[in-house]
A computed fold for a 74-nucleotide RNA from a Candidatus Peregrinibacteria bacterium, annotated as transfer RNA. Its mean pLDDT, the model's own confidence on a scale to 100, is 80. The sequence was found in a public genome assembly.
C1' cells in the first nucleotide's frame, strides 16, 4: 500500500429493512429489608452512538472523508 469486520452508558454488548422517548445484563447511587453485610425488593444518575462532513422533513442505522483496534493478502 488494498480489502474485510469491529467502535453504542464505567465494564459487555443488543438496537443497524431509516420514524414511537436510545435499550439489556452487570457495575455505581438512594430507600426498604436486616442487629450489620451480602441477597432480595423498589427507585435513581450515567451516553452530543470513535470523530467531520453529505442526504433527508427525519441518520446510532445510508453515503464519503478520517482516526483507533483487529485479521487477511501484497
Nucleotide at each position: 500500500g488494498g480489502g474485510g469486520c469491529c467502535g453504542u452508558a464505567g465494564u459487555u454488548c443488543a438496537g443497524c429493512u431509516g420514524g414511537u422517548u436510545a435499550g439489556a445484563a452487570c457495575g455505581c447511587c438512594u430507600g426498604c429489608c436486616u442487629g450489620u453485610c451480602a441477597c432480595g425488593c423498589a427507585g435513581g444518575a450515567g451516553g452530543u452512538c470513535g470523530a467531520g462532513g453529505g442526504u433527508u422533513c427525519a441518520a446510532a442505522u445510508c453515503c464519503c472523508u478520517u482516526c483507533g483496534g483487529u485479521c487477511c493478502c501484497g
It matches the Rfam family "tRNA". By type it is a transfer RNA.